Model confidence (mean pLDDT): 83 of 100. A computed fold for a 72-nucleotide RNA from a Chthonomonadaceae bacterium, annotated as transfer RNA.
[in-house]
RNA sequence: GCGGAAGUAGUUCAACGGUAGAAUGCCUGCCUGCCGCGCAGGAGGUUGCGGGUUCAAAUCCCGUCUUUCGCU
Numbered sequence: 001g002c003g004g005a006a007g008u009a010g011u012u013c014a015a016c017g018g019u020a021g022a023a024u025g026c027c028u029g030c031c032u033g034c035c036g037c038g039c040a041g042g043a044g045g046u047u048g049c050g051g052g053u054u055c056a057a058a059u060c061c062c063g064u065c066u067u068u069c070g071c072u
Base pairs, nucleotide, nucleotide: 001071002070003069004068005067006066007065010024011023012022013021018055026042027041028040029039030038048064049063050062051061052060
């Protein structure tokens, strides 16, 4: 230099172009003599960044950044 993969909640990961979810963690309550376990509820997201297409984009297109794999 060229090509591929990945980037979404604190963390690990989902999500046919049509309201962004789960697990775990965190907070509150219940339970318990206390902790833990268990149960119920809650908060937490500019979907790496900038544009474009579309009535509508995490998803499609272009550029760019980071990580990673391969080729030279």

Rfam family: tRNA. The family's RNA type in Rfam is transfer RNA.